[in-house]
Molecule: TPP riboswitch aptamer (THI element)
Organism: Rhodobaculum claviforme
């Protein structure tokens, strides 16, 4: 000096299901998971928190009122998926690799 990577900063993307019981509402409980939360609206949705993900992109969406399996039930598991789509910049920080120069 270059390269890749990690971390950090800022910005951005995303999802929020299923079931059982009790109960007049509303709340409580259970399952899976990183995450199933709160408030507003009460028609679609909106705001915020936590969590996950940001092109090395399975975070997440479409396909999908899909297919097979499991379960009380559910994207609960697998297929679909070498299918498609999908949100990035910076750093004076850490160590790593390579190259040049110089000294011994």
């Nucleotide at each position: 000096g270059c390269g890749a990577u990690g971390a950090c900063c800022u910005c951005g993307g995303g999802g929020u299901g299923c079931c059982c019981c009790g109960c007049a509402u509303g709340c409580g409980g259970g399952c899976u998971g990183a995450g199933a939360c709160g408030c507003c609206a009460a028609c679609c949705g909106g705001c915020g928190a936590a969590c996950c993900c940001g092109u090395c992109g399975a975070a997440c969406c479409u396909g999908a009122u899909c297919c097979g399996g499991u379960u009380c039930a559910u994207g609960c598991c697998g297929g679909c998926g070498g299918a498609g789509g999908g949100a990035a910049g910076g750093u004076g920080c850490g160590g790593c690799g390579c190259g040049g120069g110089u000294g011994c």